[in-house]
Order: sequence, then structure tokens, then C1' cells
RNA sequence: GCAGGUAAAAGGCAAAGCUGUUGAAAAACAGUGACGCAAAGCUACGGAUCUAAGGGGAUGGGGAUCACUCUAAGACAGCCGGGCUACCUAU
Repeated sequence: GCAGGUAAAAGGCAAAGCUGUUGAAAAACAGUGACGCAAAGCUACGGAUCUAAGGGGAUGGGGAUCACUCUAAGACAGCCGGGCUACCUAU
């Protein structure tokens, strides 16, 4: 240095739930809390998934700021793959 990590040690992250804030929502952030994680560090590049405020469509309807449907420019890195970077180390 590379591979591996079912071993050791130092440390790290933090699911669900709850409280608060933001948001149309998905969800995010902070606190609490630990289900898990060897990249559960970073990145929406590909696929999947979630949401539909705004926009489009046609039908219903007396009408509507209603119902239906399509749509990501929104979200998700703790769904999978790709890219970038990194701690310790039995072997």
C1' cells in the first nucleotide's frame, strides 16, 4: 500500500416513538431516544420509492377554493447501483 475484518481498542453515527420549529405535502432541522450501521461520511449521476403546492387533462357537478387523473422543478444517500473521501486493525 492492497485485500479482509466473525478479533481487540479508541472513538463515531443514530431507526421507530415523543416534544418543538419549518413546509401544501413528502420530509427536514433541534432536543430526547437507540433499532441498527465498518462508510448509516459526502454526492440526486442511473434505477426504485414518496409527495403534488404550482401546472396540464378530461369527466361529474347549478357552481366552487370540490372530487378524479397526469406531472418534480420537491423529497429520499438508513432501498439498490455509480462517483469522491476517511478512523482502527487480529489476519
Model confidence (mean pLDDT): 86 of 100. c-di-GMP-I riboswitch aptamer from Alkalicoccus daliensis, 91 nucleotides, folded computationally. The source organism's lineage runs through Bacteria, Bacilli, Caryophanales, Bacillaceae and Alkalicoccus. It was read from a public genome assembly, where an Rfam model found it.